Record summary:
The prediction has a mean pLDDT of 84. SAM riboswitch aptamer (S box leader) from Oceanobacillus bengalensis, 110 nucleotides, folded computationally. Lineage of the source: Bacteria > Bacillota > Bacilli > Bacillaceae > Oceanobacillus. The model forms 94% of the base pairs in the Rfam consensus.
């Protein structure tokens, strides 16, 4: 960097530096942001993806459940902020479901 696979309408912010942008890219919309954006640091929280651990089920293994943040990532505005194709209803130029596409994370393989 490309595959697989499984998941994305739940959850969880304060200090400090820093000084203008940010929400993945594009186009449109909406929205945080000088009452401080991104970054980076520190403490502090979420969450069971895998790996540990503990318990249940089962004759026993495998396996499957279920507690649990130790370990290893991830995460802590707003559905992945909506919308971009396609299809369908409903209607009356707009809402709404489904489906892909794209993206993130975890893991697997190469």
């Nucleotide at each position: 960097u490309a595959u697989c696979u499984a998941u994305c309408u739940a959850g969880a912010g304060a200090g400090g530096u820093g000084g203008a942008g940010g929400g993945a890219a594009a186009u449109g919309g909406c929205c945080c942001u000088u009452u401080g954006a991104a970054g980076c640091c520190u403490c502090g929280g979420c969450a069971a993806c895998a790996g540990g651990u503990u318990c249940u089920u089962c004759a026993u293994a495998u396996a499957a459940g279920a507690a649990u943040a130790c370990u290893g990532u991830g995460c802590c505005a707003a559905u992945u902020c909506c919308a971009u194709c396609a299809a369908g209803c409903a209607a009356a130029u707009u809402g709404c479901u489904u489906g892909g596409a794209a993206g993130a994370u975890a893991g697997g393989a190469a």